SAM riboswitch aptamer (S box leader) from Desulfovibrio sp., 99 nucleotides, folded computationally. It matches the Rfam family "SAM riboswitch aptamer (S box leader)". Rfam links the family to the GO term regulation of gene expression. The source organism's lineage runs through Bacteria, Pseudomonadati, Desulfovibrionia, Desulfovibrionaceae and Desulfovibrio. Its mean pLDDT, the model's own confidence on a scale to 100, is 85. The model forms 93% of the base pairs in the Rfam consensus. RNAcentral holds the sequence, with entries from Ribocentre.

């Protein structure tokens, strides 16, 4: 980062430091934030995609947490297909690949 795959309704906060917006992107709502959000950093937690380890085994289970992640609201509603609130789909996040 053109691209594949998986996965997004669960679950996880203090503290320090800045000061005004933030919730990806348009449009409308809706929420949040001077009782300090948003970001940064420190210490903690969540969860199991890679990882390791065990079970006889490519599946599967269970444990572990070393590399990501993530810790308001369903990926906060939304757009497109569908009778629909099912299903699929575009965009987006995160993992793995892959160039």
């Nucleotide at each position: 980062u053109a691209c594949u795959c998986a996965u997004g309704a669960a679950g996880a906060g203090g503290g320090u430091g800045c000061g005004a917006g933030g919730g990806a992107u348009c449009u409308g709502g809706c929420c949040u934030g001077u009782c300090g959000a948003c970001c940064a950093c420190c210490c903690g937690g969540c969860a199991a995609c890679c990882u390791g380890c065990u079970g006889u085994g490519u599946a599967c289970a269970g444990c572990a947490a070393g590399g990501u992640g993530c810790c308001a609201a369903u990926g906060c509603c939304u757009c497109c297909u569908g009778u629909a609130u099912a299903g699929g789909g575009a965009c987006c996040a995160u993992g793995a690949g892959a160039g």